[in-house]
Context: one part of a larger RNA
Molecule: small-subunit ribosomal RNA, 3' major domain
Organism: metagenome
RNA sequence: UGACGGGGGCCCGCACAAGCGGUGGAGCAUGUUGUUUAAUACGUCACUAACCGUAGAACCUUACCAGGUCUUGACAUCCUAGGAAUCCGGCGGAAACGUUGGAGUGCUUGCAAGAGAACCUAGAGACAGGUGUUGCAUGGCUGUCGUCAGCUCGUGUCGUGAGGUGUUGGGUUAAGUCCCGCAACGAGCGCAACCCUCAUCCUGUGUUGCCAUCAGGUUAAGCUGGGCACUCUCAGGAAACUGCCCGUGCAAGCGGGAGGAAGGUGGGGAUGACGUCAAGUCAGCAUGGCCCUUACGACCUGGGCUACAAACAUGCUACAAUGGCGCGUACAGAGGGCUGCGAAGCCGCAAGGUGGAGCCAAUCUCAAAAAGCGCGUCUCAGUUCGGAUCGGGGUCUGCAACUCGACCCCGUGAAGUCGGAAUCGCUAGUAACCGCAGGUCAGCUAUACUGCGGUGAAUACGUUCCCGGGCCUUGUACA
Numbered sequence: 001u002g003a004c005g006g007g008g009g010c011c012c013g014c015a016c017a018a019g020c021g022g023u024g025g026a027g028c029a030u031g032u033u034g035u036u037u038a039a040u041a042c043g044u045c046a047c048u049a050a051c052c053g054u055a056g057a058a059c060c061u062u063a064c065c066a067g068g069u070c071u072u073g074a075c076a077u078c079c080u081a082g083g084a085a086u087c088c089g090g091c092g093g094a095a096a097c098g099u100u101g102g103a104g105u106g107c108u109u110g111c112a113a114g115a116g117a118a119c120c121u122a123g124a125g126a127c128a129g130g131u132g133u134u135g136c137a138u139g140g141c142u143g144u145c146g147u148c149a150g151c152u153c154g155u156g157u158c159g160u161g162a163g164g165u166g167u168u169g170g171g172u173u174a175a176g177u178c179c180c181g182c183a184a185c186g187a188g189c190g191c192a193a194c195c196c197u198c199a200u201c202c203u204g205u206g207u208u209g210c211c212a213u214c215a216g217g218u219u220a221a222g223c224u225g226g227g228c229a230c231u232c233u234c235a236g237g238a239a240a241c242u243g244c245c246c247g248u249g250c251a252a253g254c255g256g257g258a259g260g261a262a263g264g265u266g267g268g269g270a271u272g273a274c275g276u277c278a279a280g281u282c283a284g285c286a287u288g289g290c291c292c293u294u295a296c297g298a299c300c301u302g303g304g305c306u307a308c309a310a311a312c313a314u315g316c317u318a319c320a321a322u323g324g325c326g327c328g329u330a331c332a333g334a335g336g337g338c339u340g341c342g343a344a345g346c347c348g349c350a351a352g353g354u355g356g357a358g359c360c361a362a363u364c365u366c367a368a369a370a371a372g373c374g375c376g377u378c379u380c381a382g383u384u385c386g387g388a389u390c391g392g393g394g395u396c397u398g399c400a401a402c403u404c405g406a407c408c409c410c411g412u413g414a415a416g417u418c419g420g421a422a423u424c425g426c427u428a429g430u431a432a433c434c435g436c437a438g439g440u441c442a443g444c445u446a447u448a449c450u451g452c453g454g455u456g457a458a459u460a461c462g463u464u465c466c467c468g469g470g471c472c473u474u475g476u477a478c479a
Base pairs, nucleotide, nucleotide: 001479002478003476004475005474007473008472009471010470011469012468013467015463016462019426020425021424022423023422026317027316028315029314030313031312032311033310034308035307042053043052064303065302066301067300068299069298070297073127077126078125079123080122081121082120083119086103087102088101089100090099091098092097107116108115109114129292130291132290133289134288138286139285140281141280142279143277145275150189151188152187153186154185155184156165157164158163169180170179171178195269196268197267198266200238201237202236203235204234206232209228210227214225215224216223241263244257245256246255247254248253319419323378324377325376326375327374328373329372335366336365337364340359341358345354346353347352385416390411391410392409393408394407395406396405432455433454434453435452436451437450438449
């Protein structure tokens, strides 16, 4: 100087407390361990691994296994020889591939012969190739402490020196934020602000919106003429600064108030200092060393990654009456759409089929929002709760649904009556409940993830205690 203390002081954080809803019990989904297997590919392991890399494992993906094959190679550059490329068949084969037949002549230059570029085949070797190894050789990127308020430097000064001071102290703040004081005076990286978005208004903009106003018109409808008022869209601008008032204080500030759509950082996001964990990743990519080279490279078919005694993690659905079911009826936002979204109509109980209008989309479409509301029914029961499991029949995607897809219909109806010890999230348009969309994607094991809106709470006395952190101080046989 740090680190540590079941030392002290001060102060924060859904850290506790107060409250609401869960997990831990059940069934299922997904991941992991373990076991099994020819293979069940690899990585990741307290917080910070375990719906994680994977925003899509039937083939492909694919890295694993078995079998069948290739050796200048599936891919790059160079050399030689031949042929344009390319397209269509036959035979063998599971395919890769092997073998064989036919069609076919392009581009640039040149009168022509020929030459060249691109592509294909054969050959030789330089080389390719490796998801092989080392994240403890690395770059880059990332997690975490932590959006915590800290981490440093120049000069000066103090100390033999390590180093101190500044950065400590008194107040204050979300903040090393600001004020006052001070052997310090300044400065940098962080904080804040500048950026995006939401909330109000104004201006511009009108193939979206409006009977607001005028006219026409319909069973109905901005449907039509017409119009940019309003809503809205997209741009630009205004607006919030403790600016004003009162109290308090030396000040910084704090408490209250007015006006205002918004008030003291207005809500949310992006943004992560010096560093820590030899944290994670050589399998995203890049890359040093080492290793393989008729194989640790490459192609194909099939299988596996989907196994199943058990354990753990994250979720979904429930156990019901603020509920289930039936009929009727209302209101979003944000997105997607061209070998795409696909309307009306018709067929089917349905999945779906048919059909093709319209739309490169504020125009058409996916599309119905759901909880809600109204009426009816069920009457506490393992039930009209719950839907696992299994049997049968179908639909769709795709070369192909056996291993191993989703969905629909009929039947079957399991466990489960609110969950031990323990444990998690959340302070407001939040939790909880409800649905919608998107990416990936032929299809989908999505109950995941990323967004979007609808309905919409309770509680916080307080900081003694648990956890994590900041500042000062003290002890130390630790560095």